[in-house]
RNA sequence: AUUCUGUUUCAGGGCGAGGUGAAAUUCCUCACUGGCGGUAAACGCUCACGCGCAAGUCCGCGACCCGCACACGUGCGGCUGACCCGGUGCGAAUCCGGGACCAACGGUCAAAGUCCGGAUGGAAGAGGCAGAAG
Numbered sequence: 001a002u003u004c005u006g007u008u009u010c011a012g013g014g015c016g017a018g019g020u021g022a023a024a025u026u027c028c029u030c031a032c033u034g035g036c037g038g039u040a041a042a043c044g045c046u047c048a049c050g051c052g053c054a055a056g057u058c059c060g061c062g063a064c065c066c067g068c069a070c071a072c073g074u075g076c077g078g079c080u081g082a083c084c085c086g087g088u089g090c091g092a093a094u095c096c097g098g099g100a101c102c103a104a105c106g107g108u109c110a111a112a113g114u115c116c117g118g119a120u121g122g123a124a125g126a127g128g129c130a131g132a133a134g
Base pairs, nucleotide, nucleotide: 002133003132004131005130006129007128008127009126010125016030017029018028019027031114032113033103034102035061036060037059038058043052044051045050056101057100065078066077067076068075069074083099084098085097086096087095105117106116107115
C1' cells in the first nucleotide's frame, strides 16, 4: 500500500417569459434540473508505468412505496422511470452531431421532475482521525 474495527464530517438540482382561466410556478408554448459506485478511446498531468476527470435514459445501488419479523433501535424480502439515428474508429451502451424520452409519496381555489410537506429526517457512498493485522 491494503484489509478489518471504532469514531467523526460531508452527502440533490431545477419555473425565467408568454397564453387560457374566477383560480394554475400544477394545463398549453418556450425554459430549466440530473444523487452514489462501476465501466469508456475525449481532455489534463507523466520519460514511462500510470494517475486525475468524463453516462439522468449501459450495469449495480440509494431514496420513496409495499410486505414480514422485531428487543420498537432496526433487520430481512419485494417493488423501483427513460434512447434512438447518423459520424469517427479495430472497437462506442459512454466520444462528436442530430432528434427524442424519463423523473416516488402526500398536499394545493386547477392536474406539479422544478412550489409546499414528511425532511433540522434517512441514505447509496465519499473523506478525516484513532487502533489492530500485515